Molecule: c-di-AMP riboswitch aptamer (ydaO/yuaA leader)
Organism: Bacillota bacterium
């Protein structure tokens, strides 16, 4: 010097998944429970829509779709947006026999995992003057 690991603070990113607020709790403090809000998903009528479920069951979160497995092709993420070139993923998991669309009106979730590749072009924002 350089490149890795681990801790600690801080900045941000994928994802709905927030350093929201407020009560209780409690000697304070914390963890915890409720409660609202803010972002998200489901179910649920008439009309419309389907004629298709009955095991080859059927459905939902998600980009996670095609294959018998790949490839192809779709579909995602690369940190402000949009084109180009380029590198990456295309997993998991739920319900249980049942669910189009859908108003009121019902239920659910807020969990985890990371750390930003290059050109143009446009928009913002800081500093300086």
């Nucleotide at each position: 010097c350089u490149a890795c690991a681990u801790c600690c603070u801080g900045a941000g990113c994928c994802a709905a998944a927030a350093c929201g607020g407020g009560u209780c709790g409690a000697c304070u403090c914390a963890a915890g429970a409720c409660c609202c809000u803010a972002c998200g998903g489901g179910g649920g009528a008439c009309c419309c829509a389907u004629u298709u479920u009955u095991u080859c069951g059927g459905g939902g979160c998600g980009c996670a779709c095609g294959u018998a497995a790949a490839a192809a092709g779709g579909g995602a993420g690369c940190a402000c947006u949009u084109u180009c070139c380029g590198c990456u993923c295309u997993a998991g998991c739920c319900c249980g026999u049942c669910a189009g669309c859908u108003g009121a009106c019902c239920c659910c979730g807020u969990c985890g995992g990371c750390u930003u590749g290059g050109a143009a072009a446009g928009c913002g924002a800081c500093g300086u003057c």